[in-house]
RNA sequence: GGGGCUGUAGCUCAGUUGGGAGAGUGCGUGAAUGGCAUUCACGAGGUCGAGGGUUCGAUCCCCUUCAGCUCCA
Numbered sequence: 001g002g003g004g005c006u007g008u009a010g011c012u013c014a015g016u017u018g019g020g021a022g023a024g025u026g027c028g029u030g031a032a033u034g035g036c037a038u039u040c041a042c043g044a045g046g047u048c049g050a051g052g053g054u055u056c057g058a059u060c061c062c063c064u065u066c067a068g069c070u071c072c073a
Stems, first nucleotide, its partner, number of pairs: 001072007010025004019056001027043006049065005
């Protein structure tokens, strides 16, 4: 220098014929228990790496770019 993959909640990750942003775990509150542990219920928490474009509408399609991993040189 060129190719490929990955980037979504504090952490680990799902989610794409373009229309509801989610799970586990962690955190907060409440209940059960004499208390802890544990279980259950509810809740908070997200510019979907960044910028632009297409579209009525983008995590998803297109372009550029950043970071990590990997292959080639």

Predicted 3D model of a 73-nucleotide RNA (transfer RNA) from a Deltaproteobacteria bacterium. The prediction has a mean pLDDT of 82. Lineage of the source: Bacteria > Pseudomonadati > Myxococcota > Myxococcia. Rfam family: tRNA. The family's RNA type in Rfam is transfer RNA. Its family is annotated with triplet codon-amino acid adaptor activity in the Gene Ontology.